THF (Tetrahydrofolate) riboswitch aptamer from a Bacillota bacterium, 100 nucleotides, folded computationally. Taxonomically the source falls in Bacillota (Bacteria, Bacillati). It was read from a public genome assembly, where an Rfam model found it. The prediction has a mean pLDDT of 76. The model forms 91% of the base pairs in the Rfam consensus. Its Rfam family is "THF (Tetrahydrofolate) riboswitch aptamer". Rfam links the family to the GO term tetrahydrofolate metabolic process.
[in-house]
RNA sequence: AACAGAACAGGUAAUUGCGCGUUAAGUGUCAGAGAAUGGGAGUAGAGUCUCUGAACGAAGAGCUUAAAAAGCUCGCGGUGCGAUUACCGCAUCCACUGUU
Numbered sequence: 001a002a003c004a005g006a007a008c009a010g011g012u013a014a015u016u017g018c019g020c021g022u023u024a025a026g027u028g029u030c031a032g033a034g035a036a037u038g039g040g041a042g043u044a045g046a047g048u049c050u051c052u053g054a055a056c057g058a059a060g061a062g063c064u065u066a067a068a069a070a071g072c073u074c075g076c077g078g079u080g081c082g083a084u085u086a087c088c089g090c091a092u093c094c095a096c097u098g099u100u
Base pairs, nucleotide, nucleotide: 001100002099003098004097005096010088011087012086013085014084015083016082017081018080019079020077021076022075029054030053031052032051033050034049035048037046039094040093041092060074061073062072063071
């Protein structure tokens, strides 16, 4: 010096643990504001998170009880967090690993 690799945030699928809601929160969509994100630079790309507003929008049933409450079981929710596995994923520069 050339080529290759590893490496972010995160995404998808499967399995699994503990929860939440089913008196509708959450998820998803749109708009606005803000925040954080690599070994270093950079803030491009990329998703992520928080707040506000708007529109849309749902599946309950059974058991137990004198009854209610509580509890339990089976469901349902594009449900939350964690774990495992597989796949996908970072303009550019430096650094790192391999080969020449």